[in-house]
């Protein structure tokens, strides 16, 4: 340095449970594993969802969520090969 076909020693942890915090979408903590090679981290662009407010509506603004929806962006693990 270029790749990700197949693995996982060590990481994480859907969905349900409890308990907490928030009108809410979720957040945090224990259990718990459906999966994951970025499921580290960043709301930058698109998407979804909440909550106000406007408006007959269709919408459209503000303020929020989600990185386990996609894309980018920045670090790094394996293992392959130079």
């Nucleotide at each position: 340095u270029a790749g990700u076909a197949a693995a996982a020693g060590g990481c994480c942890a859907a969905a349900c449970c409890u308990g907490u915090c928030g009108u809410g979408a979720g957040g945090c903590a224990g259990g718990g594993a459906c999966g994951g090679a970025a499921a580290g981290c960043c709301a930058c662009g698109g998407g979804u969802c909440u909550u106000c407010a406007u408006g007959g509506g269709a919408a459209u603004g503000a303020a929020g969520a989600u990185a386990g929806c996609c894309g980018g962006g920045u670090u790094g693990c394996a293992c392959u090969g130079a």